[in-house]
């Protein structure tokens, strides 16, 4: 320097391709059963999707340009 992938709740990820209410597991929080603990079962909180512009009635989804972190080539 030049192509490619990733970025989404604490932690792993799905949703993108075909724009139209953000979700799944696990952790937390509170209740219940138990003497407690573990376990279970019920309720909850918790993110506007790496940053900016664009486009659009509507953008995590589609265009630019920037960042961070992988692979691959010089």
């Nucleotide at each position: 320097c030049g192509g490619g992938g990733u970025g989404u709740g604490g932690c792993g990820c799905a949703g993108u391709c075909c724009g139209g209410u953000a979700g799944c597991g696990c952790g937390c929080u509170u209740c219940a059963a138990u003497g407690g603990g573990g376990u279970u079962g019920a309720a909850g909180a918790g993110g506007c999707c790496c940053a900016g512009a664009g486009u659009u009635c509507a953008a995590a989804u589609c265009u630019c340009u920037g960042c961070a972190c992988c692979c691959c080539g010089a």